Transfer RNA from an uncultured Pseudomonadota bacterium, 76 nucleotides, folded computationally.
RNA sequence: GCCGACAUAGCUCAGUUGGCAGAGCGGCCGCCUUGUAAGCGGCAGGUCAUCGGUUCGAGCCCGAUUGUCGGCUCCA
Numbered sequence: 001g002c003c004g005a006c007a008u009a010g011c012u013c014a015g016u017u018g019g020c021a022g023a024g025c026g027g028c029c030g031c032c033u034u035g036u037a038a039g040c041g042g043c044a045g046g047u048c049a050u051c052g053g054u055u056c057g058a059g060c061c062c063g064a065u066u067g068u069c070g071g072c073u074c075c076a
Base pairs, nucleotide, nucleotide: 001072002071003070004069005068006067007066010025011024012023013022019056027043028042029041030040031039049065050064051063052062053061
C1' cells in the first nucleotide's frame, strides 16, 4: 500500500423485511436473611464510532473518514 471483518449501555453481546433501541453481568434502591458475595423486586444508564447521502422514516441501505482485528504484497 491492497483486501476483508468489526465498531450498539460501564463490560460481553443481540437487534429478523428500514417503522417504539434491548438482554446478561455490573451500578443504585428496596425486600428477604442471624448475616452475606446468595435469592427476589424495582430504578437509572445510549452522540447506535464520526461526517455526509438516500428515504415519509436509517442501528439497519450507500459513500467517505477514524479506530480495532485478520490476511496479502512491496521496500529496506
Model confidence (mean pLDDT): 80 of 100. Rfam family: tRNA. About the family: Transfer RNA (tRNA) molecules are approximately 80 nucleotides in length.